This is a predicted structure of a 128-nucleotide RNA (c-di-AMP riboswitch aptamer (ydaO/yuaA leader)) from a soil metagenome.
The prediction has a mean pLDDT of 76.
RNA sequence: CGCUUGUCCGGGGCGGGGGAUCUCGACGGCACCUUGGGGUGAAGCCACCGGGUUGGAAGCGCGGCCGGGUGGCCGGGCCAGCCCUCCGGCCCGAACCCGACAGCUAACUUCGCAGGCGCCAUGGAAGG
Repeated sequence: CGCUUGUCCGGGGCGGGGGAUCUCGACGGCACCUUGGGGUGAAGCCACCGGGUUGGAAGCGCGGCCGGGUGGCCGGGCCAGCCCUCCGGCCCGAACCCGACAGCUAACUUCGCAGGCGCCAUGGAAGG
């Protein structure tokens, strides 16, 4: 998402997580610490510039955190039947979660199917 129902149950479909052999690694247990580690998602990588904050009594420097700018590479959406490709145009590159813990992964197991936006038609209301 769809079928089936008054409802519950049930069936089908789609998306995500965990999870052997194999791979990586290597004594075990407990505790502490922090630029630990991991997941969904297009929402990443690199370089430079500068701002705030914090660790010390203070300054500089350094490290951490937060956000800003420039540039390069890269990823995503729209340009209206569907799929792919080329050129071009306009945009996006967030947010949240797990909680010391997770490689892939058969069997197995578990979670979600919300929210938002647009187009057309009809009716009503308000403003100018």